[in-house]
RNA sequence: GGUUGAUCCUGCCGGCGGGCACCGCUAUUGGAGUUCGCUUAAGACAUGCGAGUCGCGAGGGGUAAGCCCUCGGCGUACGGCUCAGUAACACGCGGAUAACCUGCCCUUGGGUGGGGGAUAACCUCGGGAAACUGAGGAUAAUACCCCAUAGGCCUAGGAUACUGGAAGGUUCCCUGGCUUAAAGCUCCGGCGCCCAAGGAUGGGUCUGCGGCCUAUCAUGGUUGUAGGGGGUGUAAUGUACCCCCUAGCCUGCGACGGGUACGGGCUUUGGGAGAAGUCGCCCGGAGAUGGACUCUGAGACACGAGUCCAGGCCCUACGGGGCGCAGCAGUCGCGAAAACUUCGCAAUGGGCUAACGCCCGACGAGGGAACUCCAAGUGCCAACGCUAUGCGUUGGCUGUUCCCCCGUCUAAAAAACAGGGGAAGUAAAGGGCGGGUAAGACGGGUGCCAGCCGCCGCGGUAGUACCCGCGCCCUAAGCGGUGCUCGUUAUUAUUGAGCCUAAAGCGUCCGCAGCCGGCUCGCUAAAUCCUUGGGUAAAUCGGGCAGCUUAACUGUCCGAACUCCGGGGAGACUGGCGAGCUCGGGACCGGGAAAGGGUGGAGGUACUCCUGGGGUAGGGGUAAAAUCCUGUAAUCCUAGGAGGACCACCGGUGGCGAAGGCGUCCACCUGGAACGGAUCCGACGGUAAGGGACGAAGGCCUGGGGCGCAAACGGGAUUAGAUACCCCGGUAGUCCAGGCUGUAAACGCUGUGGUCUUGGUGUUGGGGGUCCUACGAGGGCUCCCAGUGCCGGAGCGAAGGUGUUAAGACCACCGCUUGGGGAGUACGGUCGCAAGACUGAAACUUAAAGGAAUUGGCGGGGGAGCACCGCAACGGGAGGAGCGUGCGGUUCAAUUGGAUUCAACGCCGGAAAACUCACCGGGGGCGACUGGUACAUGUGAGCCAGGCUGACGAUCUUGCUCGAAUUCCAGAGAGGUGGUGCAUGGCCGUCGUCAGUUCGUACCGUAAGGCGUUCUGUCAAGUCAGAUAACGAACGAGACCCUCGCCCAUAUUUGCCACCUCACCCGCGAGGGUGGGAGCACAAUAUGGGGACCGCCAUCGCUAAGAUGGAGUGAAGGAGAGGUCAACGGUAGGUCCGUAUGCCCCGAAUCCCCCGGGCAACACGCGCGCUACAAAGGACAGGACAAUGGGUUCCGACACCGAGAGGUGAGGGCAAUCCCGAAACCUGUUCGUAGUUCGGAUUGGGGGUUGUAACCCACCCCCAUGAAGCUGGAUUCCGUAGUAAUCGCGGGUCAACAUCCCGCGGUGAAUAUGCCCCUGCUCCUUGCACACAC
Repeated sequence: GGUUGAUCCUGCCGGCGGGCACCGCUAUUGGAGUUCGCUUAAGACAUGCGAGUCGCGAGGGGUAAGCCCUCGGCGUACGGCUCAGUAACACGCGGAUAACCUGCCCUUGGGUGGGGGAUAACCUCGGGAAACUGAGGAUAAUACCCCAUAGGCCUAGGAUACUGGAAGGUUCCCUGGCUUAAAGCUCCGGCGCCCAAGGAUGGGUCUGCGGCCUAUCAUGGUUGUAGGGGGUGUAAUGUACCCCCUAGCCUGCGACGGGUACGGGCUUUGGGAGAAGUCGCCCGGAGAUGGACUCUGAGACACGAGUCCAGGCCCUACGGGGCGCAGCAGUCGCGAAAACUUCGCAAUGGGCUAACGCCCGACGAGGGAACUCCAAGUGCCAACGCUAUGCGUUGGCUGUUCCCCCGUCUAAAAAACAGGGGAAGUAAAGGGCGGGUAAGACGGGUGCCAGCCGCCGCGGUAGUACCCGCGCCCUAAGCGGUGCUCGUUAUUAUUGAGCCUAAAGCGUCCGCAGCCGGCUCGCUAAAUCCUUGGGUAAAUCGGGCAGCUUAACUGUCCGAACUCCGGGGAGACUGGCGAGCUCGGGACCGGGAAAGGGUGGAGGUACUCCUGGGGUAGGGGUAAAAUCCUGUAAUCCUAGGAGGACCACCGGUGGCGAAGGCGUCCACCUGGAACGGAUCCGACGGUAAGGGACGAAGGCCUGGGGCGCAAACGGGAUUAGAUACCCCGGUAGUCCAGGCUGUAAACGCUGUGGUCUUGGUGUUGGGGGUCCUACGAGGGCUCCCAGUGCCGGAGCGAAGGUGUUAAGACCACCGCUUGGGGAGUACGGUCGCAAGACUGAAACUUAAAGGAAUUGGCGGGGGAGCACCGCAACGGGAGGAGCGUGCGGUUCAAUUGGAUUCAACGCCGGAAAACUCACCGGGGGCGACUGGUACAUGUGAGCCAGGCUGACGAUCUUGCUCGAAUUCCAGAGAGGUGGUGCAUGGCCGUCGUCAGUUCGUACCGUAAGGCGUUCUGUCAAGUCAGAUAACGAACGAGACCCUCGCCCAUAUUUGCCACCUCACCCGCGAGGGUGGGAGCACAAUAUGGGGACCGCCAUCGCUAAGAUGGAGUGAAGGAGAGGUCAACGGUAGGUCCGUAUGCCCCGAAUCCCCCGGGCAACACGCGCGCUACAAAGGACAGGACAAUGGGUUCCGACACCGAGAGGUGAGGGCAAUCCCGAAACCUGUUCGUAGUUCGGAUUGGGGGUUGUAACCCACCCCCAUGAAGCUGGAUUCCGUAGUAAUCGCGGGUCAACAUCCCGCGGUGAAUAUGCCCCUGCUCCUUGCACACAC
């Protein structure tokens, strides 16, 4: 760093540090080192070397020379190599040897007399390929033998003294026996030899303690085993070996067995405790191809001695012989893995020697290896230039270093050091740059490909993570990788963790060993503590000083700790011994409580069956059914009988029991607990590995029993299926007796015992006190003890929670855990009749698995509220027909593209004839700018005619005119309705006709987060009120704003005309009409105000907010109606085809223009509409009333022409002035229920309008034609009032075309005043293994 949306925790995985080995890339120099075939093959070895020496022991040969051979002496048991074996007295520390040895060396004492026989070399003769060997002859010694003496040893007895823990020791005397010493040489100095005793050194043997894993190795191991007696053997003890006797001995403090391993000083790491290692140097052991044995010797069972066996190799004349590198070099093999067949005995050390000296692959020295450690360098200055912390050029300086020369050093060299000369020349890499983790939001490539990555994770066209380039970071002659290891890791926890829910308390109890243990006194000193002596080798380690120029390295001095042995002391605690005590524990007595256990007896209701009687057609069962029972009489009612099981009410977070568990009543047998006691014992206790006992349900065995219930099974339903849920049946079983199994979510998921630590309130048993009393075994209150619940403090805990019944603070003991999975599996063992139980792994796989809590989302969870895009009630539609329009599908050269539940489908785009236009067919055109190139010997452009063509100086032919405006190539552009709406801006839809979304401060929580925003009432509303660890505030809601409705004021033209007046016309007249003036009353217009607030009353509510009803005033009554505006955000929603815009692509074509076609196709499916199916209607005639708006390429009065669409002319109007202007409705007539005088599709003919152009493909008029359709299945949409329904009008688009959209007015209902069932939304709550969120 990694589990999560986020959080806390548990837990593991990975990373950063150090060490060792190998690998990759790279590399200038010097020094030091106890580094370099340890890991794998204690595998096999060619060749050379690695142990000799002595002439002052002796003999011989020979001569330049002690030069050679032999006998003899000493050495060859050291040094060197390796780590196979070994779990052991092998090693380490300490002790014992009264059970022993010790050559050479040292000290002391004594001695060295006499004699003898051989043998090698040599000579002679043989055998053999060789190795080697035989026979004969001669000879010497410090070689060998015999005798003597001294001495030694054994044995029996005695004595005194010494040492000592203890005499079997030493000393002395004496008896007998055994054994037997010596060597010479000489240079005359000496060197040797023998005996005894002592010392030193080196060993042998025994022993206490210490240090690996495994119990899936335990009623286990052992028969020379354990002990005794007598012998053998050894230097010596010992069953080491032999004979006899006894039957023991070891083991849970781990015997025996298995695995692994040389041990230690030490090394690495760590703060330490530890953990891991132990290859080098030192000490000890063991081994020398595997194994066995022996001689010599002081010492061996002997690496470079011998014999035998095995396996391997070599020589051979086939008869026979030889060899053993785990010595130094070196070879092969094995492997990731490790050096030269060098020089020298000069130094150190060893052997021999009287000495000189000789020998030594021990050792010293060199060569190779970045193996480790240490030290240094890869330059400095000036001028100039540049892309400027630097780089380059030129010139100068210096000399670590490099090259050359010489001297010192050295056994000889090399290196080093000193001196001289020359030269900046010869010297920087490795890894990394997403996080952890220092360093790129740089360019190019790639496109879940190639690849990277310790872990998390990158890569699917804008990759800071891949591959390159550039830049940067870290370390640096090194830098990285792999494996092992320590640390990180308190993830093995002694120091120092845990076990309610994360892994983890055995189902419960009893109890042997073990561990632990109350109060007082005395003694002791095992343990403990203090002090002292010894030991703990050296090296290592720490400190001081010193020597190499420094350092590494080395030297010298000092030094600690653990552990061990001995001496002295202390006496608190632990232990031991003795004496006592009563509080722990036990016993006894007393009266009570209880579903505690066992056995026997008694009872109760229900159920099933049987019998008798009554009674008739159904019963039963379910959501609904059916299977099933019933006419041989069911169900039902009633009487009697039989059977088995069970024990209602009481009954209670009541009781009892160790747990499992225990429930009618009575009797007997029996266990435990609590309380009370002026009784007794006197620590007798706690826990508990192994072990034992008990242990629900189920299962198993044997024998009974069997009413009901009921696995399996049969049938009926449900279902896509239904091996289930539901129904009808039904066997084991459930019951009893006797056995076995031994497991459960055997749970408080909480082991047992003890002590301590605030409280409140119930309840059960016992006891005390007090009051009442009906005097009852009564009742109330209260205290103590014991049990059992709830709440809660401190504390604890990750939190949930727990909290004197602890999960708090402590003590004692036991059990268990160490990431998830594999797996409670396999194998082995034990138990079981079986099923199975107990014990219990590994390979492999994986980065998480998990606990608690938080916020959301979700639920065919709960509660509350709300909505005509929910229901209910009502009205009208859609879905059926024809047509219009959009979409899908199909077709087509093309039928351009987008949008697809609500939230696509009369939508983008308001109706596409060309244009639009993006699609298809055909034709044509276009490159700013830069470089090169062509061109006044004419690039390019224009044009008459003709060809080509649908058409065109587009192109071609012929020619003319203009005059650099240019061609071609390479780049680079313009343009793109080309791609990406998942790269974007902006805009819009939708959640949302919702009521929510947040902030500041405080508070709560370890934190995510909570609180506020919750609750109660209320509201259209998070609207308001009250309560409340919250108090305030913001965005939304509301308010503000606009329109309409009432009133008032102001204003009065283009509006208005009541009053007044003038003129004209009509009328007998009253009067009416038109126009003008005057006027602003009314209306209208447009500006400003008023008005409504639950204000009043009643009821409900809390005296609230408010709700319901009413009155009054009202134009309007509880938001008056409608609108505008509309939160934090979500939806990778829609749009790159409105515009903008990143990246990608096309670039003479995906750009631009022209002609034609297409978007309008048509077996079909869907959405939205229009018109209808008719009489509340159709047709004809007459009559009446609007508002919003629009108008100069325009609206057009009016007049005329036409049957009409329309045409011709034209007053007025850039508009409160002029123009466009209703229908439903009303009145009257007719039609008479019919495919009609309904309905108008379709088609034919004739005309009109717009436009370049109505064929594909416009609209209108007239005549003719006159289709489907007689009210529409499942289902579904809209609407709560000026609404639905219905009627027309205006505008948008527009040359023309409206069944569309946006508006306007006319007529004008029905129903509900509720609910949450369906569809959804909001809030609270609950569960979650979901969070890309069902």